[in-house]
RNA sequence: GGGGAUAUAGCAUAACCUGGUAGUGUACCUGGCUCCAGACCAGAGGAUGGGGGUUCAAAUCCCUCUGUCCCCA
Numbered sequence: 001g002g003g004g005a006u007a008u009a010g011c012a013u014a015a016c017c018u019g020g021u022a023g024u025g026u027a028c029c030u031g032g033c034u035c036c037a038g039a040c041c042a043g044a045g046g047a048u049g050g051g052g053g054u055u056c057a058a059a060u061c062c063c064u065c066u067g068u069c070c071c072c073a
Stems, first nucleotide, its partner, number of pairs: 001072007010026004020056001029043004049065005
């Protein structure tokens, strides 16, 4: 220099192909249980990498930027 993949809560991951309420596990927080803690039970909060486009509607489709990874030179 050329080509490809990928980016979603603190962490991990589903939903993407086929556009329509962003789900789950774990962690954290609150409550219950307990002498206390853990385990267990219940509950609450928290996320679509940035920008633009298409559309009634975008995590999803298109473009671009950025980060990471892979291949070729």
Predicted 3D model of a 73-nucleotide RNA (transfer RNA) from Candidatus Diapherotrites archaeon CG11_big_fil_rev_8_21_14_0_20_37_9.
It matches the Rfam family "tRNA". About the family: Transfer RNA (tRNA) molecules are approximately 80 nucleotides in length. The family's RNA type in Rfam is transfer RNA.
The prediction has a mean pLDDT of 80.
NCBI's taxonomy places the organism under Archaea, Nanobdellati, Candidatus Iainarchaeota.